[in-house]
RNA sequence: CUCUUAUCGAGAGUAGCUGAGGGUCAGGGCCCUGUGACACUACCGCAACCGCUUUGUAAACAAAGAAAUGGUGCGAAAUCCCUCCCAGUAACGUUCAUUUUUUGGACAUUAAUCUGGGGAAGAUGAGGU
Numbered sequence: 001c002u003c004u005u006a007u008c009g010a011g012a013g014u015a016g017c018u019g020a021g022g023g024u025c026a027g028g029g030c031c032c033u034g035u036g037a038c039a040c041u042a043c044c045g046c047a048a049c050c051g052c053u054u055u056g057u058a059a060a061c062a063a064a065g066a067a068a069u070g071g072u073g074c075g076a077a078a079u080c081c082c083u084c085c086c087a088g089u090a091a092c093g094u095u096c097a098u099u100u101u102u103u104g105g106a107c108a109u110u111a112a113u114c115u116g117g118g119g120a121a122g123a124u125g126a127g128g129u
Base pairs, nucleotide, nucleotide: 002128003127004126005125006124007123008122013043014042015041016040021032022031023030026083027082028081029080044075045074046073048072049071050070052065053064054063055062056061079121084118085117086116087115088114093107094106095105096104097103
């Protein structure tokens, strides 16, 4: 680099240094940022997976628990939102009733809006080629 798989609406920051961008393909939004971004360093913290313990059970596997000692990871905003697919969603229109040009109901169409779901992509862990 690449394949498989699980998770991704929770949680967690200060200081130093540096000096202009950053939010991890691309594009469009929106947001953070000289009241100092990003990177790097130190310490602090969070707790997802592996690992540890217990149980099911001999194993694969599953559930629960503890801890942050170990291996990685993480500490703005849902993976910040959207892009692809599906469904729903109103007005105009038709029709019925009516206090008559007002109000309410039914049917159907439409979706640049909005809502829900599923994908794709991405990130991280674990296991492979």
Predicted 3D model of a 129-nucleotide RNA (SAM riboswitch aptamer (S box leader)) from a Phycisphaeraceae bacterium. Of the family's consensus pairs, 91% are formed in the model. The prediction has a mean pLDDT of 80.